[in-house]
The RNA shown here (Bacterial small signal recognition particle RNA) has 98 nucleotides and comes from an Anaerolineaceae bacterium.

RNA sequence: GUCGGGGCCUUGCGCGGCGGAAAACGCCGAACCGUGUCAGGGCCGAGAGGCAGCAGCACUAAGGUGUCCAUCCGGGUGUCGUGAGUAACCCCGGCCUG
Numbered sequence: 001g002u003c004g005g006g007g008c009c010u011u012g013c014g015c016g017g018c019g020g021a022a023a024a025c026g027c028c029g030a031a032c033c034g035u036g037u038c039a040g041g042g043c044c045g046a047g048a049g050g051c052a053g054c055a056g057c058a059c060u061a062a063g064g065u066g067u068c069c070a071u072c073c074g075g076g077u078g079u080c081g082u083g084a085g086u087a088a089c090c091c092c093g094g095c096c097u098g
Base pairs, nucleotide, nucleotide: 001095002094003093004092005091006090007089009085010084011083012082013081014080015078016077018074019073020072021071024067025066026065027064028063034059035058036057037056042051043050044049
């Protein structure tokens, strides 16, 4: 000097991980403007009864929160795997030359 291989570097794919979103499940969640049941009280009725309905209770909506199995999205995620590329630099080996 050159060739080959590898490292560093770039990049595609896969896998894992992180974050977010939606879904599933659970919990919380309405003074009135949700539903049901409506104590008390109120109204109608001669009466039997009926009507509306506050509080309370229950179920939930909007919304919030937690969880795990999968889904989707994202990256200055990982010296994980694999493919491709690679000027210069580093390592190994071969050849040529001094």
NCBI's taxonomy places the organism under Bacteria, Bacillati, Chloroflexota, Anaerolineales, Anaerolineaceae.
Its Rfam family is "Bacterial small signal recognition particle RNA". It is annotated as a non-coding RNA gene. Rfam links the family to the GO terms signal recognition particle, plasma membrane targeting and SRP-dependent cotranslational protein targeting to membrane, signal sequence recognition.
The model forms 96% of the base pairs in the Rfam consensus.